[in-house]
Molecule: Glycine riboswitch aptamer
Organism: Asticcacaulis solisilvae
RNA sequence: CGAACUCUCGCGGGAGAGAGCGUGACUCGUUUUGUCACGCCGCCGAAGGCGCAACCGCCCCGGAAACGCUCAGGCACAAAGGACCGCGCAGAGACAC
Numbered sequence: 001c002g003a004a005c006u007c008u009c010g011c012g013g014g015a016g017a018g019a020g021c022g023u024g025a026c027u028c029g030u031u032u033u034g035u036c037a038c039g040c041c042g043c044c045g046a047a048g049g050c051g052c053a054a055c056c057g058c059c060c061c062g063g064a065a066a067c068g069c070u071c072a073g074g075c076a077c078a079a080a081g082g083a084c085c086g087c088g089c090a091g092a093g094a095c096a097c
Base pairs, nucleotide, nucleotide: 005093006092007091008090009088010087011086012085013084018041020040021039022038023037024036025035026034029077030076042075043074044073048071049069050068051067055063056062057061
């Protein structure tokens, strides 16, 4: 110097599950079973978190999933969020050559 690669950013795609019951407040996207908060019950897993493990390593110990748990989060449409995937002559780092 610097492809690949990693991270951030931008764009696109992106699932699941009660419009449950009660109370209160508000009239603040659409529908009309209006919206929000709290409590109760029932559900979802693809932010995060935790656990086991195939496997891997520098093998004392550690790293590890889209598996499991459901603390958190979410459960009409929309919005928001969203693991993951793709694109980017955007930024930063950077092995090899």